Transfer RNA from a Parcubacteria group bacterium, 72 nucleotides, folded computationally. It matches the Rfam family "tRNA". The family's RNA type in Rfam is transfer RNA. Rfam describes the family as follows. Transfer RNA (tRNA) molecules are approximately 80 nucleotides in length. The coordinates come from a structure-prediction model, not an experiment, and the mean pLDDT is 81. The RNAcentral record of the sequence draws on ENA. The source organism's lineage runs through Bacteria and Bacteria candidate phyla. The same sequence occurs in records of 4 taxa.
RNA sequence: GGCCACGUAGCCAAGUAGUAAGGCAUUCCUCUGCAAAAGGAAUAUACGCGAGUGCAAUUCUCGCCGUGGCCU
Numbered sequence: 001g002g003c004c005a006c007g008u009a010g011c012c013a014a015g016u017a018g019u020a021a022g023g024c025a026u027u028c029c030u031c032u033g034c035a036a037a038a039g040g041a042a043u044a045u046a047c048g049c050g051a052g053u054g055c056a057a058u059u060c061u062c063g064c065c066g067u068g069g070c071c072u
Base pairs, nucleotide, nucleotide: 001071002070003069004068005067006066007065010024011023012022018055026042027041028040029039030038048064049063050062051061052060
C1' cells in the first nucleotide's frame, strides 16, 4: 500500500428498516447468628463519528476513525 471482517451500557452479547432481548456486574430485599450460596425486585446517558437514501436507519449506501485478520 491492497483486500476482508467487526465496532450495541462498566464487561460479554442478540437483533438487521417500524424504535433494542439476554447474561455478568451494580443497588435494595428475603434467607442466615454473620457471611457465602440461592431466590426476588430495581436501575443505566448503550447502537464509533459524519453525510446520503427513504414516511421511518442500530439495520441500506458513501466517507472517516478504531480493532482484528490476510496478501505484498